[in-house]
Molecule: transfer RNA
Organism: Couchioplanes caeruleus subsp. caeruleus
């Protein structure tokens, strides 16, 4: 070159093309607890779902391009 997988909060990862907002666990912050902290328990916040397009009443989700990172393969 080619060909296959991948990409969602700070990290690991969930989500049938539609109920209503894109959630869960860990970390972070604030609170109750404790002599103080840890542990536990409550609560908050934190995503332009790589980027552009596209199709559709509607899109993390489907197709196209392009980026990045992983396997193969000449």
């Nucleotide at each position: 070159g080619c060909g296959g997988g991948u990409g969602u909060a700070g990290c690991u990862c969930a989500a049938c093309g539609g109920u209503a907002u894109a959630g869960a666990g860990c970390a972070c912050c604030g609170g109750u607890u404790u002599c103080c902290a840890a542990c536990a328990c409550c609560g908050a916040a934190g995503g332009u779902u790589g980027c552009a397009g596209g199709u559709u009443c509607g899109a993390a989700u489907c197709c196209u391009g392009c980026c990045g990172c992983c396997c193969g393969u000449g």